[in-house]
């Protein structure tokens, strides 16, 4: 430099054919339990879906381009 792949809660992932309200597990909060503490149970809360643009009645999904990142292949007189 080129080709491919990933980016969604704090962390590590799902998300169907583009369809109305975007979800799990851990881990946080509260609250039960307990002498307490762990455990367990039950609740809450957390989200510009990596930015910016486009398409569309309708975008997490498809399209551009940037960026972050992983990975190969080139190139280093």
């Nucleotide at each position: 430099g080129c080709u491919c792949g990933u980016u969604u809660a704090g962390c590590u992932c799902a998300g169907u054919u583009g369809g109305u309200u975007a979800g799990a597990g851990c881990a946080a909060u509260u609250g039960a339990u307990u002498u307490a503490c762990a455990u367990u149970c039950a609740a809450u809360a957390g989200g510009c879906c990596g930015u910016a643009g486009g398409u569309u009645c309708g975008a997490g999904u498809c399209c551009u381009a940037c960026a972050a990142u992983g990975a190969g292949c080139a190139c280093c007189a």
Molecule: transfer RNA
Organism: uncultured Flavobacteriia bacterium